[in-house]
Molecule: transfer RNA
Organism: Candidatus Spechtbacterales bacterium
């Protein structure tokens, strides 16, 4: 340079045009326990930026970014 995929809490993930965005570890407070370890309730945290269609966008479409892959 041409082509395709992804892109969601600290990490990894799941969902789809509509009502609380799932889990799982994490962190942070109580219970149990003489204390740790383990468990158990509970609370924190996220949808890469912008635009655009639509009544309404994480989801769909356009650019832009970054990351993987093909290929020259």
């Nucleotide at each position: 340079c041409g082509g395709g995929a992804c892109g969601u809490a600290g990490u990894a993930u799941a969902a789809u045009g509509g009502u609380u965005a799932u889990u799982a570890u994490g962190c942070g407070c109580g219970g149990c326990u003489g204390g740790g370890g383990g468990u158990c309730g509970u609370g924190c945290g996220a949808c890469c930026c912008g635009g655009g269609u639509u009544c309404g966008a994480u989801u769909c479409c356009c650019g832009g970014c970054g990351u993987c892959c093909c290929g020259a």